A computed fold for a 72-nucleotide RNA from a Pseudomonadota bacterium, annotated as transfer RNA. It was read from a public genome assembly. The coordinates come from a structure-prediction model, not an experiment, and the mean pLDDT is 80. Taxonomically the source falls in Pseudomonadota (Bacteria, Pseudomonadati). Its Rfam family is "tRNA".
[in-house]
């Protein structure tokens, strides 16, 4: 430098045009002598950044940025 894959909540991770599942953690309440377990609830106006397309973008297009892999 070229090509490929990826960046989604504190961590892991789904979603591939109709407005973001789930697990762990955290917080609130219940249970418990306390802790843990268990039960109920809460938890992403900005999905790496900026533009574009669209009625509508995490999703499609362009550029940038960061990480991994391959080639030279």
């Nucleotide at each position: 430098u070229g090509g490929g894959c990826g960046g989604u909540c504190g961590c892991c991770a789904a979603g591939c045009g109709g407005u973001a599942a789930g697990g762990c953690a955290a917080c609130u309440g219940g249970u418990u002598u306390u802790g843990g377990u268990c039960c109920a609830g809460u938890c992403a106006u900005u999905c790496g950044g900026a533009g574009g397309u669209u009625c509508g973008a995490u999703c499609c297009c362009u550029c940038c940025u960061c990480g991994c892999c391959c080639a030279g």